This is a predicted structure of a 90-nucleotide RNA (Glycine riboswitch aptamer) from Paraliobacillus salinarum. The organism belongs to Paraliobacillus, within Bacteria. Rfam family: Glycine riboswitch aptamer. From the family's description: This family represents the bacterial glycine riboswitch. It was read from a public genome assembly, where an Rfam model found it.

RNA sequence: AUGAUGAUAAAAGGAGAGAGCACUUUAGUGCCGCCGAAGGAGCAAGCAAUAUGAUGCGAAUCUCUCAGGCAAAAAGACUUUUAUUUAACG
Numbered sequence: 001a002u003g004a005u006g007a008u009a010a011a012a013g014g015a016g017a018g019a020g021c022a023c024u025u026u027a028g029u030g031c032c033g034c035c036g037a038a039g040g041a042g043c044a045a046g047c048a049a050u051a052u053g054a055u056g057c058g059a060a061u062c063u064c065u066c067a068g069g070c071a072a073a074a075a076g077a078c079u080u081u082u083a084u085u086u087a088a089c090g
Base pairs, nucleotide, nucleotide: 006085007084008083009082010081011080012079013078018032020031021030022029023028033070034069035068039066040064041063042062046057047056048055
């Protein structure tokens, strides 16, 4: 000194599903019906070990729906931009 990639912060965009019924103080509680894109959990191919074995690692926007959510608000995976930092490569 170039600045891939990663991390953090800010801004913008950002889906789905009952404004359900009863109680209640708007929040909330109970019951029923739903949603998947916070978080969480599960697994394939494959790799390793092993036949003295039955195991371990192993992804997600897939699956489950514990949690969360089902007017608005809040939240929201992910995407983009900016700033700081990291430092591959040159």